Predicted 3D model of a 90-nucleotide RNA (c-di-GMP-I riboswitch aptamer) from an Anaerolineales bacterium. The coordinates come from a structure-prediction model, not an experiment, and the mean pLDDT is 90. The sequence was found by an Rfam model in a public genome assembly. Taxonomically the source falls in Anaerolineales (Bacteria, Bacillati, Chloroflexota, Anaerolineae). Its Rfam family is "c-di-GMP-I riboswitch aptamer". Rfam links the family to the GO term cyclic-di-GMP binding.
């Protein structure tokens, strides 16, 4: 180097809930908290999940209501991939 990945060692992050703000919603942010994480650093490319503001279709008692479809939206703490990085026992 390159795979590995301790009951090593200096750190990291940071689920639920709680509070406060963004959001139409999934959700994100930021405090307080730690269920856990060797990439739980970063990329939404493929696939799976969540959401449906607008759009699109249909209805109707038509400024508008209701139904259906559907990411451009979110999840990197679902999975594959990409890509960057500390530490060094077996």
């Nucleotide at each position: 180097g390159a795979c590995c990945g301790a009951u090593a060692a200096a750190g990291g992050c940071a689920a639920a809930c709680c509070c406060g703000g963004c959001g139409a919603a999934a959700g994100c942010c930021g405090g307080g908290g730690a269920c856990g994480c060797a990439a739980a650093g970063c990329c939404a490319u493929g696939g799976a999940u969540c959401u449906a503001c607008a759009a699109c279709c249909g209805g109707c008692g038509c400024a508008g209501c209701c139904g259906g479809u559907c990411a451009g939206g979110a999840u990197a703490g679902c999975c594959a991939g990409g890509u960057u990085a500390c530490c060094g026992a077996a």